Predicted 3D model of a 475-nucleotide part of an RNA (small-subunit ribosomal RNA, 3' major domain) from an uncultured bacterium. RNAcentral holds the full RNA, with entries from ENA, Greengenes and SILVA. Rfam family: Bacterial small subunit ribosomal RNA. The coordinates come from a structure-prediction model, not an experiment, and the mean pLDDT is 84.
Context: one part of a larger RNA
RNA sequence: UGACGGGGGCCCGCACAAGCGGUGGAGCAUGUGGUUCAAUUCGACGCAACGCGAAGAACCUUACCCAGGCUUGAACAGCGAGUGACCACUCACGAAAGUGAGCUUCCGCAAGGACACUCGUAGAGGUGCUGCAUGGCUGUCGUCAGCUCGUGUCGUGAGAUGUUGGGUUAAGUCCCGCAACGAGCGCAACCCUUGUCUGCUGUUGCCAUCACGUUAUGGUGGGCACUCUGCAGAGACUGCCGGUGAUAAACCGGAGGAAGGUGGGGAUGACGUCAAGUCAGCAUGGCCUUUAUGUCUGGGGCUACACACGUGCUACAAUGGCCGAUACAAACCGUCGCGAGCCCGCAAGGGGGAGCUAAUCGGAGAAAGUCGGUCUCAGUUCGGAUUGUCGGCUGCAACUCGCCGGCAUGAAGUUGGAAUCGCUAGUAAUCGCGGAUCAGCACGCCGCGGUGAAUACGUUCCCGGGCCUUGCACA
Numbered sequence: 001u002g003a004c005g006g007g008g009g010c011c012c013g014c015a016c017a018a019g020c021g022g023u024g025g026a027g028c029a030u031g032u033g034g035u036u037c038a039a040u041u042c043g044a045c046g047c048a049a050c051g052c053g054a055a056g057a058a059c060c061u062u063a064c065c066c067a068g069g070c071u072u073g074a075a076c077a078g079c080g081a082g083u084g085a086c087c088a089c090u091c092a093c094g095a096a097a098g099u100g101a102g103c104u105u106c107c108g109c110a111a112g113g114a115c116a117c118u119c120g121u122a123g124a125g126g127u128g129c130u131g132c133a134u135g136g137c138u139g140u141c142g143u144c145a146g147c148u149c150g151u152g153u154c155g156u157g158a159g160a161u162g163u164u165g166g167g168u169u170a171a172g173u174c175c176c177g178c179a180a181c182g183a184g185c186g187c188a189a190c191c192c193u194u195g196u197c198u199g200c201u202g203u204u205g206c207c208a209u210c211a212c213g214u215u216a217u218g219g220u221g222g223g224c225a226c227u228c229u230g231c232a233g234a235g236a237c238u239g240c241c242g243g244u245g246a247u248a249a250a251c252c253g254g255a256g257g258a259a260g261g262u263g264g265g266g267a268u269g270a271c272g273u274c275a276a277g278u279c280a281g282c283a284u285g286g287c288c289u290u291u292a293u294g295u296c297u298g299g300g301g302c303u304a305c306a307c308a309c310g311u312g313c314u315a316c317a318a319u320g321g322c323c324g325a326u327a328c329a330a331a332c333c334g335u336c337g338c339g340a341g342c343c344c345g346c347a348a349g350g351g352g353g354a355g356c357u358a359a360u361c362g363g364a365g366a367a368a369g370u371c372g373g374u375c376u377c378a379g380u381u382c383g384g385a386u387u388g389u390c391g392g393c394u395g396c397a398a399c400u401c402g403c404c405g406g407c408a409u410g411a412a413g414u415u416g417g418a419a420u421c422g423c424u425a426g427u428a429a430u431c432g433c434g435g436a437u438c439a440g441c442a443c444g445c446c447g448c449g450g451u452g453a454a455u456a457c458g459u460u461c462c463c464g465g466g467c468c469u470u471g472c473a474c475a
Base pairs, nucleotide, nucleotide: 001475002474004471005470007469008468009467010466011465012464013463015459016458019423020422021421022420023419026314027313028312029311030310031309032308033307034305035304042053043052064300065299066298067297068296069295070294078121079120080119081118082117083116084115089102090101091100092099093098105114106113107112125289126288128287129286130285134283135282136278137277138276139274141272146185147184148183149182150181151180152161153160154159165176166175167174191266192265193264194263196234197233198232199231200230202228205224206223207222210221211220212219237260240254241253242252243251244250316416320375321374322373323372324371325370326369332363333362334361337356338355342351343350344349382413387408388407389406390405391404392403393402429451430450431449432448433447434446435445
């Protein structure tokens, strides 16, 4: 000087408390451990591994296993020598890959060249090892308020001071004081989005006024007022008033205002820590391999199952289930695509193909909600696992191993022990919608809107963190 303390002081955070909803019990989905297996490829392991890499394992992917092949090789590419073919096509063997046979050169007068094959050589290739040799990227402490430097001063020196102190703040934020005076990286602001208004814009959007037309609809003329789209501005700064304070910084209350003290949300992550993670995204040193640890193909496996754990979905019902009627979104996607009306089918879906490169057409019916009916507390008209069977779709192909529909079946489950998680407002809870990946496959992930709470006395305690101080047998 740090780190540490079941030392002290001050302070913060859904850290506790106050509340609301869960997990832990059930069934299923998914990841992991374990076990099994020819193989169940590999990595990730407290927080910070376990719906993680994987934003799509039937083949492919694929790295694993079995079997069958190839050996300058599937791709790239230098030199030397030799050959004249190679490719495509046909035939045979074969599960395919491949192997064998047939057919078969070009330019140039020539030298030679092009192309391909064979041999040799230098070398390709490796998801083989080492993340404890590395780059790059990432997680975490933590969006915590810290981490440092120059000059000066103090100290023999390590170092200190500044950065401590009194206030204040979300903040090393600001004010005051002070042997310090300044500065840098962080904080904040500048960026995006959302909330209000103004101007411009006016189609594909909108329809107040006028007219036409329709069973009906901005459908048509017309208009750009409104909504909205987009662009550019304004607006919030403790600016104003009162109080507290040290006359400061600031805090409390108020006015005005769409919004008030960082308005809400996002992007943004200091010096560093964990020899944290990644050699399998990529790059890369070293090592290993070279008729194999490379490469091609068929099939299998990654989907196994006594069990254990994590994360989810669906429930156990009446604030509910079922049936009928009926209302209101946002964001997004679409030409190898989205696919309307219409017809067929109980349905999944099929036929057909209008329109749309999309504010124009389509996906597209939002759902919870509201109105009416029914069920009456039961393992039930709750719950839907499991199984049988018949179908549909994608795809070369759904046996291992896809998704969806119909009928039948109708399991566990009556609110969950010890323990444990999330959340402070348009949040939790609850409801549906879209997208990426993608032929197909979503209870996961990333977004979008609808409905919309309860509680916070307080900081003693648990956890994590910041500043000062003290002890110290640690560095």